[in-house]
């Protein structure tokens, strides 16, 4: 070089072009308990906002399309094959 794969929240991993983040797993509140483990419940991107609720957000940048994580083009970067 050239050829296949992958890249989504603190982490792992879901999502048939149709609400982005299910589920675990972490962190944090609270109940339980003398205390704590375990177990149960609720919170957990970001950025504006007193809120209420908006407006970003799947490496990145384009294109399609009423609508993209998802399909194309190009890019980064990381796996694997090959010379």
């Nucleotide at each position: 070089g050239c050829c296949g794969g992958a890249g989504u929240g603190g982490c792992g991993g879901a999502a048939u072009g149709g609400u982005a983040g299910a589920c675990g797993c972490g962190c944090u509140a609270g109940a339980c308990u003398c205390a704590a483990a375990a177990u149960c419940u609720g919170g957990u991107g970001u950025c504006a906002g007193c809120a209420a609720u908006g407006g970003c957000g799947u490496u990145c940048g384009g294109g399609u399309u009423c609508g993209a994580g998802u399909c194309c083009c190009g890019u980064c970067u990381c796996c694997g094959g090959u010379a």
A computed fold for an 83-nucleotide RNA from a Sphaerochaetaceae bacterium, annotated as transfer RNA. Model confidence (mean pLDDT): 82 of 100. The source organism's lineage runs through Bacteria, Pseudomonadati, Spirochaetota, Spirochaetales and Sphaerochaetaceae. The sequence was found in a public genome assembly. Rfam family: tRNA. Rfam links the family to the GO term triplet codon-amino acid adaptor activity.